[in-house]
RNA sequence: GAUGAACGCUGGCGGCGUGCCUAAUACAUGCAAGUCGAGCGAAUGGAUUAAGAGCUUGCUCUUAUGAAAUUAGCGGCGGACGGGUGAGUAACACGUGGGUAACCUACCCAUAAGACUGGGAUAACUCCGGGAAACCGGGGCUAAUACCGGAUAAUAUUUUGAACUGCAUAGUUCGGAAUUGAAAGGCGGCUUCGGCUGUCACUUAUGGAUGGACCCGCGUCGCAUUAGCUAGUUGGUGAGGUAACGGCUCACCAAGGCAACGAUGCGUAGCCGACCUGAGAGGGUGAUCGGCCACACUGGGACUGAGACACGGCCCAGACUCCUACGGGAGGCAGCAGUUAGGAAUCUUGGACAAUGGGCGCAAGCCUGAUCCAGCCAUACCGCGUGAGUGAUGAAGGCCUUAGGGUUGUAAAGCUCUUUCAGCGGGGAAGAUAAUGACGGUACCCGCAGAAGAAGCCCCGGCUAACUUCGUGCCAGCAGCCGCGGUAAUAUGAAGGGGGCUAGCGUUGCUCGGAAUCACUGGGCGUAAAGCGCACGUAGGCGGAUCUUUAAGUCAGGGGUGAAAUCCUGGAGCUCAACUCCAGAACUGCCUUUGAUACUGGGGAUCUCGAGUCCGGGAGAGGUGAGUGGAACUCCGAGUGUAGAGGUGAAAUUCGUAGAUAUUCGGAAGAACACCAGUGGCGAACGCGGCUCACUGGCCCGGUACUGACGCUGAGGUGCGAAAGCGUGGGGAGCAAACAGGAUUAGAUACCCUGGUAGUCCACGCCGUAAACGAUGGACGCUAGGUGUGGGCGGUGUCGACUCCGUCCGUGCCGAAGCUAACGCAUUAAGCGUCCCGCCUGGGGAGUACGGCCGCAAGGCUAAAACUCAAAGGAAUUGACGGGGGCCCGCACAAGCGGCGGAGCAUGUUGCUUAAUUCGACGCAACGCGAAGAACCUUACCAAGGCUUGACAUCGCCGGAAAUCCCGCAGAGAUGCGGGGUCCUUUUUGGGCCGGUGACAGGUGCUGCAUGGCUGUCGUCAGCUCGUGUCGUGAGAUGUUGGGUUAAGUCCCGCAACGAGCGCAACCCUCGCCUUUAGUUGCCAUCAUUCAGUUGGGCACUCUAGAGGGACCGCCGGCGACAAGCCGGAGGAAGGUGGGGAUGACGUCAAGUCCUCAUGGCCCUUACACCCUGGGCUACACACGUGCUACAAUGGCGGUGACAGUGGGCAGCUACUUCGCGAGGAGCGGCUAAUCCCAAAAAACCGUCCCAGUUCAGAUUGCACUCUGCAACUCGAGUGCAUGAAGGUGGAAUCGCUAGUAAUCGCAGAACAGCAGGCUGCGGUGAAUACGUUCCCGGGCCUUGUACACACCGCCCGUCACGGCAUGGGAGUUGGUUUUACCCGAAGACGGUGCGCUAACCGCAAGGAGGCAGCCGGCCACGGUAGGAUCAGCGACUGGGCCGAAGUCGUAACAAGGUAGCCGUAGGGGAACC
Repeated sequence: GAUGAACGCUGGCGGCGUGCCUAAUACAUGCAAGUCGAGCGAAUGGAUUAAGAGCUUGCUCUUAUGAAAUUAGCGGCGGACGGGUGAGUAACACGUGGGUAACCUACCCAUAAGACUGGGAUAACUCCGGGAAACCGGGGCUAAUACCGGAUAAUAUUUUGAACUGCAUAGUUCGGAAUUGAAAGGCGGCUUCGGCUGUCACUUAUGGAUGGACCCGCGUCGCAUUAGCUAGUUGGUGAGGUAACGGCUCACCAAGGCAACGAUGCGUAGCCGACCUGAGAGGGUGAUCGGCCACACUGGGACUGAGACACGGCCCAGACUCCUACGGGAGGCAGCAGUUAGGAAUCUUGGACAAUGGGCGCAAGCCUGAUCCAGCCAUACCGCGUGAGUGAUGAAGGCCUUAGGGUUGUAAAGCUCUUUCAGCGGGGAAGAUAAUGACGGUACCCGCAGAAGAAGCCCCGGCUAACUUCGUGCCAGCAGCCGCGGUAAUAUGAAGGGGGCUAGCGUUGCUCGGAAUCACUGGGCGUAAAGCGCACGUAGGCGGAUCUUUAAGUCAGGGGUGAAAUCCUGGAGCUCAACUCCAGAACUGCCUUUGAUACUGGGGAUCUCGAGUCCGGGAGAGGUGAGUGGAACUCCGAGUGUAGAGGUGAAAUUCGUAGAUAUUCGGAAGAACACCAGUGGCGAACGCGGCUCACUGGCCCGGUACUGACGCUGAGGUGCGAAAGCGUGGGGAGCAAACAGGAUUAGAUACCCUGGUAGUCCACGCCGUAAACGAUGGACGCUAGGUGUGGGCGGUGUCGACUCCGUCCGUGCCGAAGCUAACGCAUUAAGCGUCCCGCCUGGGGAGUACGGCCGCAAGGCUAAAACUCAAAGGAAUUGACGGGGGCCCGCACAAGCGGCGGAGCAUGUUGCUUAAUUCGACGCAACGCGAAGAACCUUACCAAGGCUUGACAUCGCCGGAAAUCCCGCAGAGAUGCGGGGUCCUUUUUGGGCCGGUGACAGGUGCUGCAUGGCUGUCGUCAGCUCGUGUCGUGAGAUGUUGGGUUAAGUCCCGCAACGAGCGCAACCCUCGCCUUUAGUUGCCAUCAUUCAGUUGGGCACUCUAGAGGGACCGCCGGCGACAAGCCGGAGGAAGGUGGGGAUGACGUCAAGUCCUCAUGGCCCUUACACCCUGGGCUACACACGUGCUACAAUGGCGGUGACAGUGGGCAGCUACUUCGCGAGGAGCGGCUAAUCCCAAAAAACCGUCCCAGUUCAGAUUGCACUCUGCAACUCGAGUGCAUGAAGGUGGAAUCGCUAGUAAUCGCAGAACAGCAGGCUGCGGUGAAUACGUUCCCGGGCCUUGUACACACCGCCCGUCACGGCAUGGGAGUUGGUUUUACCCGAAGACGGUGCGCUAACCGCAAGGAGGCAGCCGGCCACGGUAGGAUCAGCGACUGGGCCGAAGUCGUAACAAGGUAGCCGUAGGGGAACC
């Protein structure tokens, strides 16, 4: 796009088409084929007329006559058309074009001739009989356009003569002889009744027209897992039969016929014009309309007839339904309506013969469910309407909102108009050529009223036009594909808004397109699916040069046909359109005829370049057979010799004192042939390797004598074909499936080891597969080169070896054009062409099942489907990863020093507990972390008690006097009650305060996976990118790689790159040296002075804190590439970044934080807010992290006027004096600090202790105190005395550190009332070691492999278990189809018989001819018996397959996947597998 559609929601009108696609299921009822009285007899009928009778004289009756009209029967014509359906049919059924010299044709037309003469019956009717009925039998009468005999007659049949003609049989015309017909009828007119005539009907012949029959060429679905079929089969002769040819049928004879160009079989199917789609070629379909065919309940059969083997005829058989008196009968909607059933689904038991057409009839006419109309259905197509204009307060309402507004929206309302359609009223056709109109009071026209009666459906994530809010929360649901939904869903549901179409809109089914996705037009096969393992060769396909002929293909012209309708173009008619009509074009085809001859084909002739032969040379693991050689392994014998050997990652099994291994000599046996050896050679492939001989195939080069296209390919077919395997017989040294043992391991049916049988070897016979690979079929021609190598030949130079040049054949590498998706290929093509063959069409299922063929078996070849998935796959790219590689770095390892892990305690965490033990942080990068400090507070938690505009903010309104403050009482307190007493002012709607009320406050409630900000981490690692250019189809690459160098993508050089940015470095701070400026609270060399830099004085020094200098590989030497730079040296306080700090690229981890803060959304609102008391965060069987103190002598204890630096101090630091053993108390003074204070530094040094649970260690506990604080019980710190636990240097494992570092020693600070073993700083003392980069960890660059991309914490394989689905096998069982043999054999026609019966003819008669019944025979439908084939259903059990949620076992594959993987085969094993 389309539809004979259906379903869901909705539905105003008209026109015009269509309407059981399923059950060719079964059918009630009515109708659908009759007509002719001008064929016939008869009957009904009774007009008319006449006569008679009764008499009431105009009525009745009787008799006769018998018109019109009607029709059961005989007879004629028609029921073979029209109408329906598509079951069957794969066929001369259909389409197309021919043929009939092999035919028929009623009615119709034309022409010619005729229509003479006789006869016997029979329906109806009547009588009798049978039967329930349907109907039947018998006797008698009768007619015809019914039937029969004879005459006439040929062109028919038989026979025969002549002429002409044809493609064969033969045909046409003209003759001779023999045989065969009719209705003298109907009606009308005339009549001299003899007849004549008109018309209809009739007979014969010929021709036509129409319709049919038969034959032929071509076309016409799928399956080869259907490959052989066929006995009347194929042909002949003869006969029969038919309208006619013919095995159509029969007898005899022959043995043929069809088939890979697809016979036979099976499945499916009516065919066509056409219809739908498509650019076309094609693909799909075969409703309506038209042509043909087939069928009529199922099967068979004939009769009648011009025509049938007959839809509304007959006979028989069968199934079914109905009637029945049980004896027997009736029926056939796939005609029109209608019913039933089936189904998703398909209409009225209508009107009319008015028109068109059909049958009969002379006609009038009758019949006609053909047809014309109407009805039903939005089922399709077409047309129209559901209003138009104006209308901003942008109304109300709805929705959204950033709360301002936006949108619905000129939309509505309102105002002004119109009236199509529908409604009502009036008029009123054409269709009809004189009459006749179902449609129909229809179409159409006029008038009237009133916006009045008339809008829905789908969609809004992308494809694809159209977006927001709410609900929901991987639920409910959506979904055509991709995919949405797990608390902010433009994807679900609803709403608002929007988009699309519109009396429809969506969905579903089917079909074409897109799909070049079966490729004729118009595809492919190295790696994506796809080249047979290789050759030979049959059919077939294709085929060199020249000349000639033919004209089959091909081309051109003419003729015939290609029905109509349809499509297209032009025009016309319905108001338009759909629809219809007219004309043209077209129908791409087939047949025929005439011509052309380039090419292809056929015939003929010639040729040599393709192909082959011959002659002369050549190389070679080419093949087969026979023989033969040496080395090695093993075994046997002997000798020497002694304790091990062997084997591995390490071992063990094993061998060996019965003498191994080792070594020497001799012997035996089997198998394989080192070096040469080479991207060397040969072969079709598989494959072939010591040497010799014999036989033998192919190839190459040179010569150019011969043949003369002999060629290429190759479906089927045939042969060859590694290894493994199989059969028979040999052989058996080594190796070695299976097997056994030893190891390894969680296990180890493996990898490793020790043994070891088939096998490996030979002969003969099978098998027929491999990753049988160049993953590349064969042949021929053409298309740049360069460089190796093997085999020939020619030339040049040379004495030669040989060099160089050229050429042919083979085999490699690199490359141009070209090709390719890329990789790559590239004269050995995957380039450009020709020819032939094979093969492919998403992945899995599956190279499987079934069937067939082959095989001894294993198995091979051929080869599906159901079902399932939304991918599977190729090449390349960027990453990531590797038990891949290279280079390099880092306290990464190593070298060292000290720790942790053991103890006790502190602290944090898990867990457990609890009313609560608030919350967060979880590998590194959570765990002395948030917390720079939980007794109350903090505090977020729990229990109890309270409060509700609130503890806090802003605003509005109302009321009030007060509030702060003081006192008392109750209470755990919050709070409650009571008393006392007092406001400010710009004088007002004031401010402040209290009470009430409304907006609101408040939340450490949730979401760090909605966020901002901040932070951690890789990592202070050296990286991360961009612009332009270039390369690539593209992803992307280049730059950024390479050679050096660096701490560094730092720098240099090179380079299709050239530049740039963020990072690195530097700029900043600090420490180290110097200069300068300035000297108080700092300093004191010199001069005074003092107990004391205390004071005078000074600012040199130290120091303080401002400003400067200084370091740059700058200088020298060497190395390096004349570079960058590196090494060494000098100088210098400092030397190669001088030390330290701050500084953290692009990004990663949905890393951390909603409990710092901010913030979207959600949630609570007399509570999840707020206040208060007490408790908890401090619990305690355990476990972990981080620390402290130790275990001691490098130490403890005691003593002693050694020496720092950073800091802090008024709610503070506190000197000094004094009291206390002490923590501390009391008193007094200084300091808002380079001034005073904290403040004593400690390790150091001296003495003592003497290796012990101690003079170590200090936990724990008791008593007594101090301090802070409202308050030290839960739960602070400190002091004194007493107590004196574990602990003797710490398993596996693990951490820090490279120099003023580790270690060790103390000091200060923050927060803080108090509380430090923590943290942040400060200084004192002050080491050891680094060979080096193999290894562990992390990182950087390059490269490689990849089946990974959530990126190896990846991916992924198989068994087993559970559930589901489809399927194979299966003892069987059920059914369908078909077939073979045999039996039965209805009706029927045919043949025979016909002793029974018999009107027409013959005969005087008897009888005959002829016919009929009956009987017999073969044929044959249905049916039966036995067997076969095939298809389908079910089937206990069973095999594998696919799918499924986080099941079990292992780890096979992807990286060197941890034993490289894979292919074929064999064996083995839970499984992957070995």